Source information: The RNA shown here (SAM riboswitch aptamer (S box leader)) has 136 nucleotides and comes from a Chitinophagaceae bacterium. Its Rfam family is "SAM riboswitch aptamer (S box leader)". Rfam describes the family as follows. The SAM riboswitch is found upstream of a number of genes which code for proteins involved in methionine or cysteine biosynthesis in Gram-positive bacteria. NCBI's taxonomy places the organism under Bacteria, Pseudomonadati, Bacteroidota, Chitinophagia, Chitinophagaceae.

[in-house]
RNA sequence: UACUUAUCAAGAAAGGCAGAGGGUAAUGGCCCGAUGAAGCCUUGACAACCUAUCAUUUCGCAAUCCUUCGGUAACCGCAGGAUGACUAAUGAAAAGGUGCCAAUUCCACCCCGAUAACAAUCGGGACAGAUAAGUC
Numbered sequence: 001u002a003c004u005u006a007u008c009a010a011g012a013a014a015g016g017c018a019g020a021g022g023g024u025a026a027u028g029g030c031c032c033g034a035u036g037a038a039g040c041c042u043u044g045a046c047a048a049c050c051u052a053u054c055a056u057u058u059c060g061c062a063a064u065c066c067u068u069c070g071g072u073a074a075c076c077g078c079a080g081g082a083u084g085a086c087u088a089a090u091g092a093a094a095a096g097g098u099g100c101c102a103a104u105u106c107c108a109c110c111c112c113g114a115u116a117a118c119a120a121u122c123g124g125g126a127c128a129g130a131u132a133a134g135u136c
Stems, first nucleotide, its partner, number of pairs: 002135007013043005021032003027108003044101001046099001049097003053092005063083005069077003105128001110125006
């Protein structure tokens, strides 16, 4: 880079350096920015995608124990129950790996439908994008 899956209307600050852009495909808008953009560093917050942890439930290998029945020299077999690794779900907390800290992914742009009547609004979808995990 490509592919797969999930989520994307919530949330979250300061300081230093720096010095003009930025809002994450293109296009059109509209916003933010010298009351300091992008970027870098420090500290802090937000969130809960992954890992580890805890709790409850779920599933229940091997093995151990108990009980009914049957056979037996010891012991064995079937059935039921208890403990039980692994599996799965939910919740908690937030250590680690990321991420993130203006505006719905800022809005539209493409398709369908409704209201409507030439303009627009609302709903759904697609395309694209971002983040996480995995695969090649």
Its mean pLDDT, the model's own confidence on a scale to 100, is 81.